[in-house]
RNA sequence: ACAUUAGGUUUCUAGGGUUCCGGUUUAACGGUAGAUCACCUUUCAUAGGUUGUUUUUGUGUUAAUCGUCUGGUCCGAGAGAAGCCGCCAGUUUUUUGGUACACGGCGGGAUAAAAGCCCGGGAGAA
Numbered sequence: 001a002c003a004u005u006a007g008g009u010u011u012c013u014a015g016g017g018u019u020c021c022g023g024u025u026u027a028a029c030g031g032u033a034g035a036u037c038a039c040c041u042u043u044c045a046u047a048g049g050u051u052g053u054u055u056u057u058g059u060g061u062u063a064a065u066c067g068u069c070u071g072g073u074c075c076g077a078g079a080g081a082a083g084c085c086g087c088c089a090g091u092u093u094u095u096u097g098g099u100a101c102a103c104g105g106c107g108g109g110a111u112a113a114a115a116g117c118c119c120g121g122g123a124g125a126a
Base pairs, nucleotide, nucleotide: 007085008084009083010082011081012080015075016074020072021071022069023066025064026063027062028061029060033056034055035054037052038051039049040048041047086099087098088097089096090095101121103124107119108118109117
């Protein structure tokens, strides 16, 4: 300096964003209740009403918005965890042991979107 190898998979976590769910906000429609004004009746009052106007209130539906919304669904580690399989060695015969080490961009890609996902045990460094 070069080449080869450092296995596969499941579940979870660090982490991740926003398809869907839930939630926020806005608008429209509908509906509950209160207030106000008008009208009618009256026992003439601090009363009543199958009535209408205006305004306030949110338990609903639809549409849009927000991930600088804790969350559920979802994605998820070579260098994180725990198993199973595989491989290697042994064995007192069906199990025992091993499966080491590992600093790491920029940039690009997929998905709804992003990321310790993939490019990638890459480039590079020691």